The prediction has a mean pLDDT of 81. Transfer RNA from Azoarcus sp., 72 nucleotides, folded computationally. It was read from a public genome assembly. Its Rfam family is "tRNA". Its family is annotated with triplet codon-amino acid adaptor activity in the Gene Ontology. From the family's description: Transfer RNA (tRNA) molecules are approximately 80 nucleotides in length.
RNA sequence: CGCGCGGUGGCAGAGCAUUGAUGCACUGGCCUGCAAAACCAGAUUACGCGGGUGAAAUUCCCGCCCGCGCGU
Numbered sequence: 001c002g003c004g005c006g007g008u009g010g011c012a013g014a015g016c017a018u019u020g021a022u023g024c025a026c027u028g029g030c031c032u033g034c035a036a037a038a039c040c041a042g043a044u045u046a047c048g049c050g051g052g053u054g055a056a057a058u059u060c061c062c063g064c065c066c067g068c069g070c071g072u
Base pairs, nucleotide, nucleotide: 001071002070003069004068005067006066007065010024011023012022018055026042027041028040029039048064049063050062051061052060
């Protein structure tokens, strides 16, 4: 320098145009002698940044930033 893949709550991680799962963690409750576990409920500021297309973009296109891999 070129090519490819990726960036989603505190962490991990689906979804890939129309209403963003799930698990862990966290908070409250229940239980217990006290806890833990299990169970119930809840809160999450969640789509890297800037543009474009479109009725509508996390999703498609362009540029940039960051990470990983491959090539020279």